[in-house]
């Protein structure tokens, strides 16, 4: 340097539950802990979703791609 198994001290927090913000979809912030090895970051592609006559919006914890990073047996 490449390849690829386990593991969770530490690290993230689904559902729900209170407050706010939005038409919504969803998002923020405290509680909570389904889970997570990138469950960090990025709407590039495919896809869910909302909402409009149209324009648009949301989803990274749906799968890919992209970039960054933790840990380490083995070969």
């Nucleotide at each position: 340097a490449a390849a690829u198994a386990a593991a969770a001290a530490g690290c993230c927090a689904a559902a729900c539950u209170u407050u706010g913000a939005g038409c919504a979809a969803u998002c923020a912030a405290a509680g909570g802990a389904c889970g997570g090895a990138a469950a960090g970051c990025u709407a590039c592609g495919g896809g869910g979703c909302u909402a409009u006559a149209a324009c648009a919006g949301u989803c990274a914890g749906c799968c890919g791609g992209g970039u960054u990073g933790c840990a380490a047996a083995u070969u």